Order: sequence, then structure tokens, then C1' cells
RNA sequence: CGAGUAAAAGCCAAACCCGUUGUGAGGCGGGGACGGAAAACCACGGGUCUAAUUGAAGAUAGCCGGGUUGCCUGAG
Repeated sequence: CGAGUAAAAGCCAAACCCGUUGUGAGGCGGGGACGGAAAACCACGGGUCUAAUUGAAGAUAGCCGGGUUGCCUGAG
């Protein structure tokens, strides 16, 4: 440099349960681990989802792509 097939250290945490918040999709905190090498951050493109509404507004980064940053390490 490139890669994530090996090892180690640490990290995150789906479903579900409890609390809380929101009209809702959902968010947040605790428990809990199905998984994750960006499951860190950003709604830029596509997808999916949402109550009142039909003007749009919003949710999802653990749906995919893209952008930014980043831990560890053997073979090559």
C1' cells in the first nucleotide's frame, strides 16, 4: 500500500422486557445478545416506514449506495 481468510485487545448492541418521550414511524435510559471491521458520524441519491393532512413534514446510518473520520493485525 492493500486486505479483513488468522490471532489478540478493547468497542457497539438486534429481538425481547422495564422505564421515559413522541399523534406516529421512532428516540433516549437500564437489562439483554442476534449480529457487526466502521452496527462511528452525515438524510446527499435510491428504498422502506409514519399520525393529523394532501401542501408537505418527519423516521430509518443495524436496507443499499455515496461522503467524512477511525481501532487492531497475520499472510500478500
Molecule: c-di-GMP-I-GGC riboswitch aptamer
Organism: Desulfocapsa sp.